[in-house]
Predicted 3D model of a 346-nucleotide part of an RNA (small-subunit ribosomal RNA, central domain) from an uncultured bacterium. Its mean pLDDT, the model's own confidence on a scale to 100, is 90.

Context: one part of a larger RNA
């Protein structure tokens, strides 16, 4: 609790969808709830303000007037907000014609590499390291050739390049499916923005059931190193990594930058599209980068992809530690997650 803030000092929710709510384009007209204005009633007395008076003054007391943001009622006004009616097309959307894309799901196919198995050739080493050893090999390894099996990942293209709301997405083909962009007309006629709760999605690790298991590899074992070495290095290696279904719901979920709209010099790359042009190139729209005007900023820096100038709505912050702890509640199979203090202390 007003205010001031939220890229890096505390602070943007991981992301979307959308309920309530808040906010909302242009014109005409009605209404009069908000709004403005007049009358009346009320707004007790005391207290307060102004003027006058009484105690020798003052405090104190008395009298008159006034004030009393307000409420009720009754007239008036109609710019703005609300609301009713009628209309509009600049916001939003629909249709049409083209277009780019690792957007999502399912199925299927492929080659390189790795490991293993079988066979051939061949002989004494191989492997590993800073150096070694554990390990492996005459029961024939490593190397090399042929054949086979399996699982996982898709070199080059590949890019400050593309797509997606975010998480994220990369071999080829097929099917299903979401979004986006440009062009030009036609149509609907404010249908919009935001969004507390809610609902959904959500890397990795982890969990449940069933499969799978090549390589890698927490734990673990051994070898080294070392004063020690519960590590870094080496040899092995289980869970896991993979698939299906179901949970978990977190992250430096980052642009550490909420969403939408409008406005504010330019220059230079690049991706998609359109127009003009024989071409070089020029212009426009939508993305994605760099540098910079004004401006902003504590500085760093930001700068039409704003951290500039404004508007609408939401989330969040309010000294450090204690502490994202305790407790309660909610969720979860569990792990744990969400919400979230205080004492005390500096």
């Nucleotide at each position: 609790u007003u205010g001031g803030g939220c890229g890096u000092a505390a602070a943007g929710g991981g992301c979307a969808u959308g309920u309530a709510g808040g906010c909302g384009g242009u014109u005409a007209u009605g209404u009069a709830a908000g709004c403005c204005u007049g009358g009346c009633g009320u707004g007790a007395a005391a207290a307060g303000g102004u003027a006058g008076g009484g105690c020798u003054c003052a405090a104190c007391c008395c009298u008159a007037c006034u004030a009393g943001u307000g409420c009720g009622u009754u007239g008036g006004g109609a710019a703005c907000u609300g609301u009713g009616u009628a209309a509009c097309u600049a916001g939003a959307g629909u249709c049409a014609u083209g277009g780019a894309g690792g957007g999502g799901g399912a199925g299927u196919u492929g080659g390189a590499a790795u490991u293993c198995c079988a066979g051939g050739u061949g002989u004494a080493g191989g492997g590993g390291u800073g150096a070694a050893a554990u390990c492996u090999g005459u029961a024939g390894a490593u190397a090399u050739c042929u054949g086979g099996a399996a699982g996982a990942a898709c070199a080059c293209c590949g890019g400050u390049g593309g797509c997606g709301a975010a998480g994220g997405c990369g071999a080829g083909c097929u099917c299903c499916u979401g979004g986006c962009c440009a062009u030009g007309g036609a149509c609907u006629g404010a249908c919009g923005c935001u969004g507390a709760g809610g609902c959904g999605c959500g890397a990795a690790a982890g969990c449940g059931u069933g499969g799978g298991g090549a390589g890698c590899g927490a734990a673990c074992a051994g070898g080294a190193u070392u004063a020690g070495a519960u590590a870094c290095c080496c040899u092995g290696g289980u869970a896991g990594u993979c698939c299906a279904c179901g949970c978990c719901g977190u992250a430096a979920a980052c642009g550490a930058u909420g969403u939408a709209c409008a406005c504010u010099a330019g220059g230079u790359g690049u991706c998609g599209g359109c127009g003009c042009a024989c071409a070089a190139g020029c212009g426009c729209c939508g993305g994605u980068g760099c540098c910079g005007a004004a401006g902003c900023a504590a500085a760093c820096g930001c700068g039409a992809u704003a951290a500039g100038u404004g508007u609408a709505c939401c989330a969040c912050c309010u000294g450090g530690g204690g502490a994202g702890u305790a407790u309660g509640c909610c969720g979860g199979c569990a792990a744990c997650g969400g919400u979230g203090a205080a004492a005390c202390u500096c």